[in-house]
Molecule: RNase P RNA; transfer RNA
Organism: Acinetobacter puyangensis
């Protein structure tokens, strides 16, 4: 300079006229009481001054406060929360920190106990889908059948070369039997050597089919198939065994703890996914909502009709049970009044300042009132200016979370490029 | 204001509780049956399960946010 991260603030400005609706003042029609006094109350007009949407007032998503029900006692049931300590009135929210994932980085994210306690549930594909599996492939035995070979092929084993478990050279390795025929030597027959053949025997033999098996290395299905690497090891394999690495337990060591770290030890590694499946631990939670309550006024057909129940019951009590309190209660149909004051805004409040704290939060002094309506007020109109203005309206209140927003304005900070 | 419930094809609904193929009825089309219509047969199309995310291997369903609709809720006896 560009391009981001993160905290906070503003939400057109000024002025003019003219409404709207609380409040205080001043007034005082009018109207109540009335000891009849130009007493006390309340009080319209009209003047005067002051106040009058948000940051989310919204969804109504969690938490309190308030009110009635027993200032709601005890089980169960049923719901919600879940990392760890801490803030707070209380939260599922905040802060700080662990962990795991994004990012180069400042940061951001994250329903983050337990499937090593039980059940369950994994379509379809695959041999197998959960105390694993043998479809192909490797491997040993056995059967048949074929083929070499019987002075050795092949096949195994060492050496040396080359790029390999594959290729070339070099050495070494075993069984030797039987029948037929030749030859020679010895002979009555027939023996012995030697040689050539062979449907005999043998073979560290080679293929193929087949039946039993072994095998989790390799292929292959799948969202997912039971530790990675590597030497040994096997008949082929395998944590079978060893070595590093991962992983669990236990110990140590640091930390309030979550967790970290550790050639200290132990275990060949067993427990695979799913708890926003049912469940387990831990912790929380009665219910209901200002149309809650509370009090004056007003009105009556203080009715009918069915149905439950009548004390081992019904109701309050709206998840049951006991327990409290109480004696009828439900529906459905018909009636009456729908006025008026209250709950209401002084409050876990706001603003400085100062102190505890890494922070969220919080002491404590000073100072200040800042909407309170009841179909529902906060608006119109005009001038002036600018960057031309966004999403949206209080209803008992407040902490919080989500969502929805035109844009601007401050500080912190982080990468990259340039320049001294 | 305050409480609850729904949303799957043009329409009225099931399926969601206990996750794995999305259906039923009427409508729509197409072929046959009739001289033509009803009518009946026989086959067929039609679906972001309101939206937007997350759990899961896998969502209409499970959780979360939002949006739209729709009912309830005053006292007296």
């Nucleotide at each position: 300079g560009a391009a981001g991260u993160g905290a906070g603030c503003c939400a057109g400005a000024c002025g003019a006229u003219c409404g709207c609706u609380g409040c205080u003042g001043u007034g005082g029609a009018g109207g109540u009481c009335u000891u009849u006094g130009u007493g006390a109350c309340u009080a319209a007009a009209a003047c005067a001054g002051g106040g009058g949407a948000g940051g989310a007032a919204a969804g109504u998503c969690c938490g309190g406060g308030c009110u009635u029900c027993a200032a709601a006692g005890g089980g169960u049931a049923a719901g919600g929360u879940g990392c760890c300590a801490g803030a707070u009135a209380a939260c599922g929210u905040c802060u700080g920190g662990g962990c795991g994932g994004c990012g180069u980085g400042a940061g951001c994210c994250g329903a983050c106990g337990g499937c090593a306690a039980g059940u369950g549930c994994a379509g379809c594909a695959g041999a197998g889908a959960g105390u694993a599996g043998a479809c192909c492939g490797c491997c040993a035995a056995a059967a048949u059948c074929c083929c070499c070979c019987u002075u050795a092929a092949u096949c195994c084993c060492c050496c040396u070369u080359u790029a390999u478990u594959a290729a070339a050279g070099g050495g070494g390795g075993a069984a030797c039997u039987c029948c037929u025929c030749c030859c020679u030597u010895u002979u009555u027959a027939a023996a012995a050597g030697g040689g050539a053949g062979g449907c005999u025997g043998g073979g560290a033999g080679g293929g193929a089919u087949u039946u039993c098996g072994g095998u989790a290395a390799g292929g292959g299905u799948g969202a997912a198939a039971g530790g990675g690497u590597g030497c040994g090891g096997u008949a082929a394999g395998a944590g079978c065994g060893c070595a590093c690495c991962g992983c669990a337990u236990g110990g140590c060591u640091g930390g309030u703890a979550a967790c970290a770290g550790u050639g200290c030890a132990u275990g060949g590694c067993a427990a695979g996914g799913u708890a926003a499946a049912c469940c387990c631990c831990a912790c929380c939670u009665g219910a209901a909502g200002c149309a809650a309550g509370a009090c004056c006024a007003a009105a009556u057909a203080g009715g009918a009709a069915u149905c439950c129940a009548u004390u081992a019951g019904g109701u309050g009590u709206g998840a049951c049970c006991c327990g409290c309190a109480u004696c009828g209660g439900a529906u459905u149909c018909g009636g009456g009044u729908a006025g008026g004051u209250u709950g209401c805004u002084u409050g876990a409040g706001c603003a400085u300042g100062u102190g505890a704290g890494u922070a969220a939060u919080u002491g404590c002094a000073u100072g200040c009132c800042u909407a309170g309506a009841g179909g529902a007020a906060u608006g119109a109109u005009c001038g002036u200016u600018c960057u031309c203005g966004a999403c949206a309206g209080a209803a008992c209140c407040c902490g919080g979370c989500u969502u929805a927003u035109c844009g601007g304005c401050u500080c912190a900070c982080u990468u990259c490029a340039c320049c001294a | 204001c305050g409480g609850a419930a729904u949303g799957u094809a043009g329409c009225g609904c099931a399926g969601u509780c206990u996750g794995g193929u999305a259906g039923c009825g009427c409508a729509c089309u197409u072929g046959c049956a009739u001289g033509g219509g009803g009518u009946g047969u026989a086959a067929g199309g039609g679906g972001u399960c309101g939206u937007a995310g997350g759990u899961u291997c896998a969502a209409a369903u499970c959780c979360u946010a939002u949006c739209a609709u729709u009912c309830c809720g005053a006292c007296c006896a």